Description: A computed fold for a 72-nucleotide RNA from Candidatus Iainarchaeum sp., annotated as transfer RNA. Its Rfam family is "tRNA". Gene Ontology term of the family: triplet codon-amino acid adaptor activity.
Formats: sequence, C1' cells, structure tokens
RNA sequence: GCCUCGGUAGCAUAAUGGUAGUGCUCCGGUUUCGUAAACCGGUGGUUGAGGGUUCAAAUCCCUCCCGAGGCU
Repeated sequence: GCCUCGGUAGCAUAAUGGUAGUGCUCCGGUUUCGUAAACCGGUGGUUGAGGGUUCAAAUCCCUCCCGAGGCU
C1' cells in the first nucleotide's frame, strides 16, 4: 500500500429502510434478625465522526478515524 470483518448503554450482544431491544451491571422495592440468593420495578444509547440518498437511515452510498485478521 491492497483486501476482508468489526465499531450500538458501564460490559456483552441483537435489530427486513419504519417506536433502538435483550442479558449482566447499577438504583429502588418485596422477602430476611442481617447478608446473599430469588422475585418485582426502574435508570442508562447524539448507533465511531462528517456528508449524501430517502417521506423515513444503526441499516444503503462516499470520505475519514479506531480495532482485528490476511496479502505484498
């Protein structure tokens, strides 16, 4: 330098162009003498950055940044 894959909540991981979900964490509650466990509820996302297409973009297109792997 070229090719492929990836970047979504504190962590992990989904999502046919049409309300961004789930698990863990965290917070609160029930229970207990107390803790843990269990159960119930809740908080938390400018979807890596910028631009384009579209009525509508995490998703499609372009450029860039970061990471992993491969080729030379």